[in-house]
RNA sequence: GCUCCCUUAGCUCAGUCGGCAGAGCACUGUACUUAUAAUGCAGAGGUCACCAGUUCAAGCCUGGUAGGGAGCA
Numbered sequence: 001g002c003u004c005c006c007u008u009a010g011c012u013c014a015g016u017c018g019g020c021a022g023a024g025c026a027c028u029g030u031a032c033u034u035a036u037a038a039u040g041c042a043g044a045g046g047u048c049a050c051c052a053g054u055u056c057a058a059g060c061c062u063g064g065u066a067g068g069g070a071g072c073a
């Protein structure tokens, strides 16, 4: 230098054919318990890396940028 992959909640990751952003763990409250843990229930938590484009509508499609990873030279 070229090619490919990844970027979504604090962490690990889903998200189908473009149509309300989700799960587990963690966190907070609560029930249970003498108490803690475990367990049940409820809740909070998001600039879907960033900038543009297409579209009535973008996490999803297109282009570019940044960061990370792999391969080739």
Base pairs, nucleotide, nucleotide: 001072002071003070004069005068006067007066010025011024012023013022019056027043028042029041030040031039049065050064051063052062053061